[in-house]
RNA sequence: CGAGUCGACUGGGCGGUCGCGUCGGCGGGCCUUGAGCCCGUCGCCGAGGAACGUCCGGACUCCACAGGGCAGGGUGGUUGCUAACGGCAACCCGGGGCGACCCGCGGGAUAGUGCCACAGAAAACAAACCGCCGAGUCGGAUAUUCGUGCCGAAAGGCGCGAACUGGCUCGGUAAGGGUGAAACGGUGGGGUAAGAGCCCACCAGCAUCCCGGGUGACCGGGGUGGCUAGGUAAACCCCACCCGGAGCAAGGCCAAGAGAGGAUCAUCACCGAGAGGUGACGGUCCGCGCAGGCGAUCGAGGGCGGCCCGCCCGAUGCCUGCGGGUAGGCUGCUGGAGCCUGCCGGCAACGGUAGGCCGAGAUGGAUGGCCGCCACCGGUGCGUACCGGCAACGGUAGGUACCGGGACAGAAUCCGGCGUACAGGUCGACUCGUCCG
Repeated sequence: CGAGUCGACUGGGCGGUCGCGUCGGCGGGCCUUGAGCCCGUCGCCGAGGAACGUCCGGACUCCACAGGGCAGGGUGGUUGCUAACGGCAACCCGGGGCGACCCGCGGGAUAGUGCCACAGAAAACAAACCGCCGAGUCGGAUAUUCGUGCCGAAAGGCGCGAACUGGCUCGGUAAGGGUGAAACGGUGGGGUAAGAGCCCACCAGCAUCCCGGGUGACCGGGGUGGCUAGGUAAACCCCACCCGGAGCAAGGCCAAGAGAGGAUCAUCACCGAGAGGUGACGGUCCGCGCAGGCGAUCGAGGGCGGCCCGCCCGAUGCCUGCGGGUAGGCUGCUGGAGCCUGCCGGCAACGGUAGGCCGAGAUGGAUGGCCGCCACCGGUGCGUACCGGCAACGGUAGGUACCGGGACAGAAUCCGGCGUACAGGUCGACUCGUCCG
């Protein structure tokens, strides 16, 4: 210098101006006088690395203190970390890369069942399409070889049969071909009619035993066995471990009294800047009322959100229908498994400790708009330096002026993760290659 791997950070900055929200101070106003509401003003703070998807895990709340079994769901190498997890770290095994490093939905296929498209003969108690071999049978051929008949004195000639070869039938064969993602171990030798773990040697793999190392997954070595066992569990299933349900629309309060009902809220009209006031018309909720039915431990009904057992509540009760229907406000609400820095332990995830800090809490839902300067990126013009070229011109670097651009996205009870989206920028560690010293 080039090519690459991994990790961390950032997500424009400064100023001015006009606005918005919570909280606090001050001043004023309003009423139903409450740490109430409204207006003005001052001050602090005011989105994210993913606030997103809502996929997992927890805190918190209620249901009963969360009981047993079945069903159901989830997880799945090992050891750790953690409040917990399906997360994270380190390691093991398998695969990829020259390497830094990356990927793995990584328990069990010898408990059982199911399935394996197309192609192929056959896809699993194996199977015979081609090929190879044997037997039978029907043919062909007699160049050569063998056997044999006839002729010939002989040389030799003419035949027949077989080896050879084609078809069919029966059988053997998993060596070879071909199909496929996958074909019932591989190589070599013996053996055989041809073949075959049929036999043998070595190798792979399986089962089992022993020794050594490691907390462990597992690794290294040795013995024995029978010669061989396909894949698939994100198919049923088996094994081990984990899981009660619902969720901030959880939950609590206003909420007492009382039928001449009460509480709360919207809309409209007028007054007011607004809170609010006056009036009208409505919505919603609650105690309650009416009618019918059931019921006192031999218990109506309900709860433990599937079922059974078991347990609990239960008489001022319960069920059904009607008046009469699931509203409003406050709270929960933001200080927390919190953040920053240092030190200590640990390979690390993480833990411990000391000091410091407080950083949104809205509810039609605030966190924004505009202007200027700077930084970044792109385009165009101008001029400069260097290189190449005879030149026209081309390339590289930085300068300046103008124009344009800036992602993904946005809290809603809160945390820990995962996943996904993202213009651009910065830093660190490491690997491979080339050149120079």

Background:
Bacterial RNase P class A from Micromonospora sonneratiae, 437 nucleotides, folded computationally. The source organism's lineage runs through Bacteria, Bacillati, Micromonosporales, Micromonosporaceae and Micromonospora. RNAcentral holds the sequence, with entries from ENA. The gene name in the source record is rnpB.